[in-house]
RNA sequence: GCCGAGGUAGCUCAGUUGGCAGAGCGGCGGUAUCGUAAACCGCAGGCCGGAGGUUCGACCCCUCUCCUCGGCU
Numbered sequence: 001g002c003c004g005a006g007g008u009a010g011c012u013c014a015g016u017u018g019g020c021a022g023a024g025c026g027g028c029g030g031u032a033u034c035g036u037a038a039a040c041c042g043c044a045g046g047c048c049g050g051a052g053g054u055u056c057g058a059c060c061c062c063u064c065u066c067c068u069c070g071g072c073u
Base pairs, nucleotide, nucleotide: 001072002071003070004069005068006067007066010025011024012023013022019056027043028042029041030040031039049065050064051063052062053061
């Protein structure tokens, strides 16, 4: 330098014909217990790596760019 995969909640990851952003774990509160843990119920937490474009509407399509991993030279 070229090719490919990835970047979404504190962590691990879902989310495709473009139309409400989700799960598990973790955190907080509650139920229950003599008490603790497990269990069960609920709540908070993100403007989706960044910028621009297309569109009535973008995590999703297009362009540029940053970062991580792998391959080729």
Transfer RNA from an uncultured bacterium, 73 nucleotides, folded computationally.
Model confidence (mean pLDDT): 82 of 100.
It matches the Rfam family "tRNA". From the family's description: Transfer RNA (tRNA) molecules are approximately 80 nucleotides in length. The family's RNA type in Rfam is transfer RNA.